Background: A computed fold for a 78-nucleotide RNA from Hydrogenimonas sp., annotated as c-di-GMP-I-GGC riboswitch aptamer. The organism belongs to Hydrogenimonas, within Bacteria. Its mean pLDDT, the model's own confidence on a scale to 100, is 80. Of the family's consensus pairs, 91% are formed in the model.
RNA sequence: UGAGAAAAAGCCAAACCUGGUGUGAAUCAGGGACGGAAAGCUUCAGGUCUCAUUAUUGAGAUGGCUGGGUUGCCUUAG
Repeated sequence: UGAGAAAAAGCCAAACCUGGUGUGAAUCAGGGACGGAAAGCUUCAGGUCUCAUUAUUGAGAUGGCUGGGUUGCCUUAG
């Protein structure tokens, strides 16, 4: 510097359940594992969703929807 077939130290944790927060999308904590090689971070572009307005716009949610940006573990090749 390139790659992610297989494996693995370590890591994250879908659905669902319980409790809290929010008008809502959702989110936080605990339990729980469907999965993940960035399922780390970032709303920059697009997508989806919510609320308000109804003119179209405003304010939000989602990074486990895709792309971009940025940092990094393991394995492997040079």